Source information:
A computed fold for a 72-nucleotide RNA from Methanobacterium sp. UBA353, annotated as transfer RNA. The prediction has a mean pLDDT of 86. Lineage of the source: Archaea > Methanobacteriota > Methanobacteria > Methanobacteriaceae > Methanobacterium. Rfam family: tRNA. Rfam describes the family as follows. Transfer RNA (tRNA) molecules are approximately 80 nucleotides in length.
């Protein structure tokens, strides 16, 4: 130096053009002498960053930035 991957609540994940899933965590009610579990709702994501393409971009293009494999 080249090549392919990957980036998404706090923390792991799903989705790959039409305002993002889910489990954990967290907050509140319930249950219990009480705590654990359990049962009900809620809070939380500029979908790394910038620019293009489009009527719309987490999704496609292309810079960059950071991880990670292989080559040399």
């Nucleotide at each position: 130096g080249g090549g392919c991957c990957c980036g998404u609540g706090g923390u792991c994940u799903a989705g790959g053009g039409g305002u993002a899933u889910g489990a954990u965590a967290c907050c509140u009610c319930c249950c219990u002498g009480a705590c654990a579990c359990g049962g009900a709702g809620g809070u939380g994501a500029u979908c790394a960053c910038g620019a293009g393409u489009u009527c719309g971009a987490a999704u496609c293009u292309c810079g960059u930035c950071g991880g990670g494999c292989c080559c040399a």